Model confidence (mean pLDDT): 83 of 100. The RNA shown here (transfer RNA) has 72 nucleotides and comes from a Candidatus Woesearchaeota archaeon. Its Rfam family is "tRNA". Rfam links the family to the GO term triplet codon-amino acid adaptor activity. It is annotated as a transfer RNA. NCBI's taxonomy places the organism under Archaea, Nanobdellati, Candidatus Woesearchaeota.

[in-house]
């Protein structure tokens, strides 16, 4: 330097172009509990950033950014 991948809750991990953006784990706050743990029910919580494309973009093109791997 050159090529290929990744990039989504606090951690992991999905999502034929059209879902209310899914689960798990953690966390809140209630139920149980003598008090915790467990357990059971509710909840808050996420699309790396900028353009295009498109009737729509988390998805597909392009630039950038971060991260890994290869080759010199």
């Nucleotide at each position: 330097g050159c090529c290929c991948c990744c990039a989504u809750a606090g951690u992991c991990c999905a999502a034929c172009g059209g879902a209310u953006a899914a689960g798990a784990c953690g966390c809140a706050a209630g139920g149980u509990u003598g008090c915790g743990g467990a357990c059971c029910u509710u909840g808050a919580a996420a699309c790396c950033g900028g353009a295009g494309u498109u009737c729509a973009a988390u998805u597909c093109u392009c630039c950038g950014u971060g991260g890994g791997g290869g080759c010199a």